This is a predicted structure of a 73-nucleotide RNA (Fluoride riboswitch aptamer (crcB RNA motif)) from a Chloroflexota bacterium.
RNA sequence: CCCACUACAGGCGAUGAGGCUCGCCAUCAACCGCUCCGCUUUUUUCGGCGGCGCUGAUAGCUUCUACUCCGAA
Repeated sequence: CCCACUACAGGCGAUGAGGCUCGCCAUCAACCGCUCCGCUUUUUUCGGCGGCGCUGAUAGCUUCUACUCCGAA
C1' cells in the first nucleotide's frame, strides 16, 4: 500500500428533518416545559386532580421545512 473476513455503528435530551458536537440511559432505563388559581392530601412543604394563561420547531451550533411579525413587488 492492496485484498479478504469478523465485530461495532442502540435509545433519549417539552412540536418536524439533515450535519457536527455534548450529555444521559441500558428497556421496571434515560425522557415527557412553565406561571397563576381552585380542590384534595398534609402541621407545613412535597405529591395528586381540574381550570385560565405563557415561551421554544436546537441539549448546543448550523441548514431546511412549518408557524408568526414587518417591508417590497